[in-house]
Predicted 3D model of a 1424-nucleotide RNA (small-subunit ribosomal RNA) from an uncultured bacterium. Rfam family: Bacterial small subunit ribosomal RNA. Its mean pLDDT, the model's own confidence on a scale to 100, is 86. The RNAcentral record of the sequence draws on ENA and SILVA.
RNA sequence: AACGAACGCUGGCGGCAGGCUUAACACAUGCAAGUCGAACGCAUCCCUUCGGGGGUGAGUGGCGGACGGGUGAGGAACGCGUGGGAAUCUACCCUUUGGUUCGGGACAACCCAGGGAAACCUGGGCUAAUACCGGAUGCGCCCGCCUCUGGAGACAGGGGUGGGGAAAGAUUUAUCGCCGAAGGAUGAGCCCGCGUCGGAUUAGCUAGUUGGUGGGGUAACGGCCCACCAAGGCGACGAUCCGUAGCUGGUCUGAGAGGAUGAUCAGCCACACUGGGACUGAGACACGGCCCAGACUCCUACGGGAGGCAGCAGUGGGGAAUAUUGGACAAUGGGCGCAAGCCUGAUCCAGCCAUGCCGCGUGAGUGAAGAAGGCCUUAGGGUUGUAAAGCUCUUUCAGCGGGGACGAUAAUGACGGUACCCGCAGAAGAAGCCCCGGCUAACUUCGUGCCAGCAGCCGCGGUAAUACGAAGGGGGCUAGCGUUGUUCGGAAUUACUGGGCGUAAAGCGCGCGUAGGCGGACAUUUAAGUCAGGGGUGAAAUCCCGGGGCUCAACCUCGGAACUGCCUUUGAUACUGGGUGUCUGGAGUCCGGAAGAGGUUGGUGGAAUUCCGAGUGUAGAGGUGAAAUUCGUAGAUAUUCGGAGGAACACCAGAGGCGAAGGCGGCCAACUGGUCCGGUACUGACGCUGAGGCGCGAAAGCGUGGGGAGCAAACAGGAUUAGAUACCCUGGUAGUCCACGCCGUAAACGAUGGAUGCCAGCCGUUGGCAGGCUUUGCCUGUCAGUGGCGCAGCUAACGCAUGAAGCAUCCCGCCUGGGGAGUACGGUCGCAAGAUUAAAACUCAAAGGAAUUGACGGGGGCCCGCACAAGCGGUGGAGCAUGUGGUUUAAUUCGAAGCAACGCGCAGAACCUUACCAGCCCUUGACAUCCGGUGCGACCUGCAGAGAUGCAGGGUCCCCGCAGGGGGCGCCGUGACAGGUGCUGCAUGGCUGUCGUCAGCUCGUGUCGUGAGAUGUUGGGUUAAGUCCCGCAACGAGCGCAACCCUCGCCCCUAGUUGCCAGCAUUCAGUUGGGCACUCUAGGGGGACUGCCGGUGAUAAGCCGCGAGGAAGGUGGGGAUGACGUCAAGUCCUCAUGGCCCUUACGGGCUGGGCUACACACGUGCUACAAUGGCGGUGACAGAGGGACGCUACCCCGCAAGGGGAUGCCAAUCCCGAAAAGCCGUCUCAGUUCGGAUUGUCCUCUGCAGCUCGAGGGCAUGAAGCUGGAAUCGCUAGUAAUCGCAGAUCAGCACGCUGCGGUGAAUACGUUCCCGGGCCUUGUACACACCGCCCGUCACACCAUGGGAGUUGAUUGCUCCAGAAGUGGCUGAGCUAACCCGCAAGGGAAGCAGGUCCCCAAGGAGUGGUCGAUGACUGGGGUG
Repeated sequence: AACGAACGCUGGCGGCAGGCUUAACACAUGCAAGUCGAACGCAUCCCUUCGGGGGUGAGUGGCGGACGGGUGAGGAACGCGUGGGAAUCUACCCUUUGGUUCGGGACAACCCAGGGAAACCUGGGCUAAUACCGGAUGCGCCCGCCUCUGGAGACAGGGGUGGGGAAAGAUUUAUCGCCGAAGGAUGAGCCCGCGUCGGAUUAGCUAGUUGGUGGGGUAACGGCCCACCAAGGCGACGAUCCGUAGCUGGUCUGAGAGGAUGAUCAGCCACACUGGGACUGAGACACGGCCCAGACUCCUACGGGAGGCAGCAGUGGGGAAUAUUGGACAAUGGGCGCAAGCCUGAUCCAGCCAUGCCGCGUGAGUGAAGAAGGCCUUAGGGUUGUAAAGCUCUUUCAGCGGGGACGAUAAUGACGGUACCCGCAGAAGAAGCCCCGGCUAACUUCGUGCCAGCAGCCGCGGUAAUACGAAGGGGGCUAGCGUUGUUCGGAAUUACUGGGCGUAAAGCGCGCGUAGGCGGACAUUUAAGUCAGGGGUGAAAUCCCGGGGCUCAACCUCGGAACUGCCUUUGAUACUGGGUGUCUGGAGUCCGGAAGAGGUUGGUGGAAUUCCGAGUGUAGAGGUGAAAUUCGUAGAUAUUCGGAGGAACACCAGAGGCGAAGGCGGCCAACUGGUCCGGUACUGACGCUGAGGCGCGAAAGCGUGGGGAGCAAACAGGAUUAGAUACCCUGGUAGUCCACGCCGUAAACGAUGGAUGCCAGCCGUUGGCAGGCUUUGCCUGUCAGUGGCGCAGCUAACGCAUGAAGCAUCCCGCCUGGGGAGUACGGUCGCAAGAUUAAAACUCAAAGGAAUUGACGGGGGCCCGCACAAGCGGUGGAGCAUGUGGUUUAAUUCGAAGCAACGCGCAGAACCUUACCAGCCCUUGACAUCCGGUGCGACCUGCAGAGAUGCAGGGUCCCCGCAGGGGGCGCCGUGACAGGUGCUGCAUGGCUGUCGUCAGCUCGUGUCGUGAGAUGUUGGGUUAAGUCCCGCAACGAGCGCAACCCUCGCCCCUAGUUGCCAGCAUUCAGUUGGGCACUCUAGGGGGACUGCCGGUGAUAAGCCGCGAGGAAGGUGGGGAUGACGUCAAGUCCUCAUGGCCCUUACGGGCUGGGCUACACACGUGCUACAAUGGCGGUGACAGAGGGACGCUACCCCGCAAGGGGAUGCCAAUCCCGAAAAGCCGUCUCAGUUCGGAUUGUCCUCUGCAGCUCGAGGGCAUGAAGCUGGAAUCGCUAGUAAUCGCAGAUCAGCACGCUGCGGUGAAUACGUUCCCGGGCCUUGUACACACCGCCCGUCACACCAUGGGAGUUGAUUGCUCCAGAAGUGGCUGAGCUAACCCGCAAGGGAAGCAGGUCCCCAAGGAGUGGUCGAUGACUGGGGUG
């Protein structure tokens, strides 16, 4: 795009068309083929002027029922299409010609009789004809014979002669008929060329088969039929068989070529319940005729009969589905008739159906307060929307009324009071369907929450769905719109036009060669192909173009063009083909040389392994990652000599050679194939390819017979391992070897068929030949091989590139999404194994190639990091603290979960905090804003209560004011609202962790690539670093690195209190005077840059140096600083925030409890286990902080925690404040003078309050623990280790955290390994990226399928039986009017019945083939 469509929703009118695609299933009822009295008799009715006239019925007779109408079952065929042909017929019609004469006998109807239920039948009798029969005539005609002409002949024409053979009448007197013949027209029969579906898993078929001779038969040719003879005929150019199908003009689609199709209309064919058969006839083997058989239906008196809608309507049935039991012969056409006319479900009309095509309408103009309502909203508005209403108009269509055709130029109109015309009323009666994620035009809200659902493909839906459902809005089409089905297109996706085969599917493993296809040069001929002109045909309709007619269109109609085809004829001759002649370039032969693991057979050689014999010799050997099995004191291994046997041939050896491929390797001989080079003598296209076919064909395997050293499937043992039916080891049988015969496959690979020609080069190498030279050789050229690189060109890219995957020609083979499957079935081959040929159901939305970027690898290279190693100290064992899991509980609030959760949020849960639980209360609320009213309230007291709270009493506002009022505070009321630590961190912002302070991550322009992308960023060096240098199709730039910032370390300047004190004075004391030099404080500067030297490197960057200098040296130490990004990492319980949820509660208040539980498990810590220690004593040296709701000197009391006084300090001034490790003494290895848990008791402090549940003190108690398994953590220098101090939080509570200083080590060979990371490279089937992907069994469910003892059906072959009806043959003793003989009887001729023979349908029996259905069980396959 289309449709004979169907279904869903909807539906105003008209025109034109179309309407059982299924059950060629069965059919009730009516109609669809009759007509003629001008062929004939009879019967009957009417009229009559009785002369007759008219009509009806059955019958005889004639013509028509072979047309028209229906259907598509069958049929793969001369059936159809197209174009030809010769051996034919043709009623009615036309033309021409001749004739139409004389006779005869019957049968229906009718009458009588009889049978039968009926259908119908039988016997006897009468009768007419255009029915039937005989004779005559014979222009033609038919059959013979003679003759002439033409012709090669077949034969044709003319003449003569012999034989045969016709007719029908009617009448109105105009005519209509009848017979013979010739011609025409029309129609039909027959033959031929070409075209006409699929299957080769159908390869051979055929006996009247093929031909001949002679007959028969037909309208006619012919094996059409028969007898005889011959043995042919068809087939790979697809016979036979199987399946499917009416064919065509056309129709649909397509640019075309094609593909699909064959409704309506038209041509042909076939069929008429199924099968067979003939009759009649001009024509049939006959839809509404006959006979027989069969199935079915109906009637029946059971004896017997009747029927055939695939005609028009209609019914049942089937189906997704297809109409009225209508009108008329008015028109067109048909039959009959002289005609009038009759008949006509052909036809013309009407009815039903949106089934299709076409046309029209459902109103037009105006109308902004942009109404109301709806929907959305950022609440402003937007949109529906000029849409509506309103106002002004119009009346197509439909409705009502009136007129009224053409079709028919005399009559006749079913359609039809129709088309059309006029008038009237009134916007009046007339809009839906689908879609809105992309493809694909059209977007929002709500509902739902992987549910319900959608879906053509991709795919939507798991709480913010433009994809589901609804709504609003929008898009498309419109009396329709969607869906489904089917065909073509897009699809160059079967490629003729117009594809491919190295790696995507695809080159047969290789050769020889048949058919076939294709084929060198010149000349000539032919004219088959080819080209040009003419003629015939290519039906009409359709399509196209131009006109015309319905108002337009659809539709109809006229003319033209076209129908791309076939036949025929005349030419042309370049090319192809055929014929002929010639040629040498292709091909081959010959001559002379050459190389070679080419093949076959026979012989022969040495090395090695093994075994045997002998000698020497002694304890091991062998084997492995390490071992063991194994061998060996019965003498191995090792070594020497001798022997046996089998197999393979080191070095040479090479990118080398040969062969068609498989393949071929010691040496010698014989036989033998091919190749190359040179010569150019010969043949003269002899060539290339090659479906089938034939041959060769590694290894393994098979058969028979040998052989068997080594090796070695299977097998055994030993190891390895979770296991180890493996890898490793020790053994070891087939086999490997030979002969003969099979098999016929391989990643049989260059994954690249063969042949020929052409198209830049360079460098090797093998075999020839030629030339040159400086000749054991070198150089140059050339032919044939074999390699590497590379241009053009090709390719999707990779790559190929004169040995093409380039440019061309020829031939063969092969491919057409993945799986199923190279499988099943069938065939062929094979001894078997199996090979070959080779599907389908079903299933998926991919499978695949090449390249790209990442990621990954028990891949490679380079490099880094407390990553390992080297060290020091820990954890893991104990007790306690703390966090977590688990458990428990009314609640034990919540979050965090490998590293990167677990002394984390928590810088501090007794109440509070607090979010949890129980109970008691409040409801505009504890908090915010607005409105109205009010002047209370705060505060104090009392009572009740656990308290919140309630009641009562006291108390009675404040500020500004222009004096109206305004503001503040509080109470009461109302509704808007508040409130939520409720959910979603997977809706978010912000913040944070982590890779990682790792060195990376990108961009612009250019260049390369079809592209993804690449380049830059890779490479050579170097660095802590993508740091820098050099190189480079790159050149630059950005975010990172580094530096800039802070701090510590040196110096200088400035300043000098609360800091400092060298010198001067003074004091107990920097206490005071004085001073600011020093320390210090806190501001500002300087200083360090590989700058200098030497070496190294490339002269660079840089690196090295116990170098110099310097306080500091190679980023000086530390901090802050965290690229693009990753982990849907963490946080809705810091905060903010979308959506959802709660609203007398999931909000708010209060009391009490809980977060502190405790069989356990884990993480992080503290204290220890002791002598580098405990205890006692002594008393020296820090830094950094904090302090008014505070730090507290000092004094007193207490054993102490602490208490009571009191002083200074808002702090470089006063206080916390004592630093501790240190030093001295003692203890002497023990569960201790270690260790301090636990417990008892008495106290202290904070606080409203220490019961659950704080910290501290005194006395007493004195647990585990004696250095911690597997495993694991931190640290590279002022670091680890060790020692104390301070601070935040805080009423109180620190073993945690954050800071501070004191003392102060050891070790690093090195980068193999573990972990993490960076760069380059490589492989990849990964991309959610190796925590990836993915294979097979098993288990379960479902689906299709193969095998299967069989069972059952369809179809077909062969053999046989049987044989209806019927044609034909024979017979015909029974029967017979016409003609002949006969006076007659009778006979003859010609027939009939009957009988019989051949053929033959249905039917029956047997045996095969093919296809289907089904089948216990079973095999694999697919999906989940």